About this RNA: RNAcentral holds the sequence, with entries from Rfam. A computed fold for an 85-nucleotide RNA from Oxalobacteraceae bacterium OM1, annotated as c-di-GMP-I riboswitch aptamer. The source organism's lineage runs through Bacteria, Pseudomonadati, Betaproteobacteria, Burkholderiales and Oxalobacteraceae. Its Rfam family is "c-di-GMP-I riboswitch aptamer". Rfam links the family to the GO term cyclic-di-GMP binding. About the family: GEMM was predicted in a large-scale screen for bacterial structured RNA regulatory elements.

RNA sequence: CUCACCGCAGGGCAAACCGGUCGAAAGGCCGGGACGCAAAGCUUCCGGCCUAACAGGGAAACCUCAUGGCAGCGGGGCCGCCUUC
Numbered sequence: 001c002u003c004a005c006c007g008c009a010g011g012g013c014a015a016a017c018c019g020g021u022c023g024a025a026a027g028g029c030c031g032g033g034a035c036g037c038a039a040a041g042c043u044u045c046c047g048g049c050c051u052a053a054c055a056g057g058g059a060a061a062c063c064u065c066a067u068g069g070c071a072g073c074g075g076g077g078c079c080g081c082c083u084u085c
Base pairs, nucleotide, nucleotide: 012037013036017032018031019030020029021028022027035072041078042077043076045075046074047073048070049069050068055064056063057062
């Protein structure tokens, strides 16, 4: 100096649930709170999943539908910390 293995350090994010708030809902945001996450950072391009207001169908019960959502459901794209002894 290079490679491999192991883990350290500095830290980061924040599930469920509770309170408030927006929304038809799914769900989002704020605060509390930690189940977990080496991308649980960002991004709907692809698949999947959730909701069904509006619209259409129906005698009704209901059914179909995203232009609404989920990045902590996968894939893709972009950016990023450490790698000491």